[in-house]
RNA sequence: GGGGAAUUAGUUUAAUGGUAGAGCAGCGGUCUCCAAAACCGUUGAUAUGGGUUCGAUUCCUAUAUUCCCCG
Numbered sequence: 001g002g003g004g005a006a007u008u009a010g011u012u013u014a015a016u017g018g019u020a021g022a023g024c025a026g027c028g029g030u031c032u033c034c035a036a037a038a039c040c041g042u043u044g045a046u047a048u049g050g051g052u053u054c055g056a057u058u059c060c061u062a063u064a065u066u067c068c069c070c071g
């Protein structure tokens, strides 16, 4: 220099263009002499800018970060 992949909650990850879900973690409660475990409930997220569309996590484009391949 060229090509490719990934980016969603604190963390690990789902999601055919149509209300963004789950596990663990956190918080509250039940239970217990206390705690753990278990059970019930609950908070919290689409890397950034622009475009297409009635509607974008999804499609297009640029940028940023990380990783891989070629030279």
Stems, first nucleotide, its partner, number of pairs: 001070007010024004018054001026042005047063005
Molecule: transfer RNA
Organism: uncultured Bacilli bacterium